Notes: Small-subunit ribosomal RNA, 5' domain from an uncultured bacterium, 488 nucleotides, folded computationally. The RNAcentral record of the full RNA draws on ENA, Greengenes and SILVA.
Context: one part of a larger RNA
RNA sequence: GGACGAACGCUGGCGGCAGGCUUAACACAUGCAAGUCGAACGAUCCUUUAUAGGAUAGUGGCAGACGGGUGAGUAACGCGUGGGAAUCUACCUGGAUCUACGGAAUAACACAGAGAAAUUUGUGCUAAUACCGUAUACGCCCCUUUUUAGUGGAUAUUAAGGGGGAAAGAUUUAUCGGAUCCGGAUGAGCCCGCGUUGGAUUAGCUAGUUGGUGGGGUAAUGGCCCACCAAGGCGACGAUCUAUAGCUGGUCUGAGAGGAUGAUCAGCCACACUGGGACUGAGACACGGCCCAGACUCCUACGGGAGGCAGCAGUGGGGAAUAUUGGACAAUGGGGGAAACCCUGAUCCAGCCAUGCCGCGUGAGUGAAGAAGGCCCUAGGGUUGUAAAGCUCUUUCAACGGUGAAGAUAAUGACGGUAACCGUAGAAGAAGCCCCGGCUAACUUCGUGCCAGCAGCCGCGGUAAUACGAAGGGGGCUAGCGUUGUUC
Numbered sequence: 001g002g003a004c005g006a007a008c009g010c011u012g013g014c015g016g017c018a019g020g021c022u023u024a025a026c027a028c029a030u031g032c033a034a035g036u037c038g039a040a041c042g043a044u045c046c047u048u049u050a051u052a053g054g055a056u057a058g059u060g061g062c063a064g065a066c067g068g069g070u071g072a073g074u075a076a077c078g079c080g081u082g083g084g085a086a087u088c089u090a091c092c093u094g095g096a097u098c099u100a101c102g103g104a105a106u107a108a109c110a111c112a113g114a115g116a117a118a119u120u121u122g123u124g125c126u127a128a129u130a131c132c133g134u135a136u137a138c139g140c141c142c143c144u145u146u147u148u149a150g151u152g153g154a155u156a157u158u159a160a161g162g163g164g165g166a167a168a169g170a171u172u173u174a175u176c177g178g179a180u181c182c183g184g185a186u187g188a189g190c191c192c193g194c195g196u197u198g199g200a201u202u203a204g205c206u207a208g209u210u211g212g213u214g215g216g217g218u219a220a221u222g223g224c225c226c227a228c229c230a231a232g233g234c235g236a237c238g239a240u241c242u243a244u245a246g247c248u249g250g251u252c253u254g255a256g257a258g259g260a261u262g263a264u265c266a267g268c269c270a271c272a273c274u275g276g277g278a279c280u281g282a283g284a285c286a287c288g289g290c291c292c293a294g295a296c297u298c299c300u301a302c303g304g305g306a307g308g309c310a311g312c313a314g315u316g317g318g319g320a321a322u323a324u325u326g327g328a329c330a331a332u333g334g335g336g337g338a339a340a341c342c343c344u345g346a347u348c349c350a351g352c353c354a355u356g357c358c359g360c361g362u363g364a365g366u367g368a369a370g371a372a373g374g375c376c377c378u379a380g381g382g383u384u385g386u387a388a389a390g391c392u393c394u395u396u397c398a399a400c401g402g403u404g405a406a407g408a409u410a411a412u413g414a415c416g417g418u419a420a421c422c423g424u425a426g427a428a429g430a431a432g433c434c435c436c437g438g439c440u441a442a443c444u445u446c447g448u449g450c451c452a453g454c455a456g457c458c459g460c461g462g463u464a465a466u467a468c469g470a471a472g473g474g475g476g477c478u479a480g481c482g483u484u485g486u487u488c
Stems, first nucleotide, its partner, number of pairs: 001488004006484005013360006019353002021318001026316003030313003035062003040059002043056005069271003078196007087188002092184008100134004109124006140164006148156002169176003197243003204234003209231008246268004250261004273294005296307004324350001326349003332346001333344004363393004373384004397429001399424005407415001432477005437458003443472005453460002
C1' cells in the first nucleotide's frame, strides 16, 4: 500500500447493485416450508324437477431420494484430473409384439366393545388400474447337448431340445393408459494412475490381515461375507499413531514465482437430537418416513403416550457481532393432474443495516487593499478572507401535485401507482472525521508543571512543551473518517 461476511468510536443527505450468526452441529414457543389425482375404486354428503354438477374421509397411483439447510465428521478413491469394465436406470424417447379367461379378499361403512388420550379389538358387507391363479411368448431368463474361435481353460458364438415367466383398465369418441423385449438419452453405483496439511519428542503396523480354490451375496467386480489352503501384505520414497481440516472452480495479495484463503455464486461429498437397523421403492438405509436404544422436553386419569428448525421467519442462550414471526405464485423452475387447476418460505419481490462497491448532492457567478467578530502582534499591522453580508442566477437530489410503463404470447403483475416523464415553490432540507516533534503533508498562543496525560517506533511532560489539554490557524480524506483484528 491492498483486502475483509468484520467489529468498536464519532458523524450521517439520496440512489443503484451486492452482502448480512465467522461464536453454541446449543435448546427451541408459534405459524408456514409436499402434495396431488373423482378421467383408477366403492361409499357418504350437498345443489338440482331431472339430466347433471360439486365436496370429500378411505382403498389405489405418482411424488415425498428433487428442491432448501449445515460443515459436525472425514487426511479418504472424500475431492480434483485422466482412464477403465463387471452394472442398474422411474419419468422422457426410437422400434417390435401383445393387452385373453377367471378367482378370493380387504379398508371405507354398519353393529358391538377397550382406552384419559394416542389409538385399537371383534363380527358382518363391498369395489378397483389393489391382490392371486390359468392361458398365450418373436424376442427374454435358466438347464442340457452341439458348431466355431480360443494351445488348454475362462469366455464369446451357431443350432437343437427341455423348463420358467406378462398385462388393466378409464372417460369419451378420440385420447390417456397397461405388459414383454431390443436400443437411445439422462442419472447413478464400482475400479485404477497421479495430485491433495503438520508432527519421528509417533518406527514398526497388520489375523479377514495378504493371496489362492470353491461357494454365498449384490444391479455389478471384489475378503464384501463364509469354508478350506498357503504365509503373506504395508513401512525412512514415512507405514502405524496423533493433531488439524469438508474438497474444488475460485477469492485476496504479488511484476512474477509464491503466500494466504475456500463467505456469497457453481460442482462434488458428508450430515439431519445421539447411536444402531432395516422396510418400501427405479432410486434411501430416507431432514419435515418407520423400528430399537439413549439423553432432553411436553401431556397423563400414572396404566401409557407425543416431539426433533443444520427449511423460512421468529425466541432464549453464547458473542465484539449479523435482519421481518412481511407479500405473491405475476415471472423462472419443480410435484401431481387429460385439463381446468392445486401445492411450492424453491424462487421473484418488499422490509431492516453506510456492511461493501459505484454514482450524485449539500449550490453557481459576482463581491473590499479587505466589514464586524475571533486569533496573533514588534501595537505599525498580519490572518481568518472572496470567506461572509450584499447583488444576479440555477433547481440535480429530496419535498409536493399530475401522467404513468416494460417485465406478458390472447388473458393473468406480488413488485407498485414502483421506475421514468411533466409541473410547482424556494438556496431552500443535507458535513463530518482524523491529524499537525521526526518517520509524514500540516504552527502559533494560553493552561499544566515527570502532575494530568500522549505514544505505531524513536520518544514527549520536572515553569518559556510546534509531542499533554484548549483555542486560533493549517494539512489529509470525505458520507464517511479513525481505531482494533486477520491476511498478502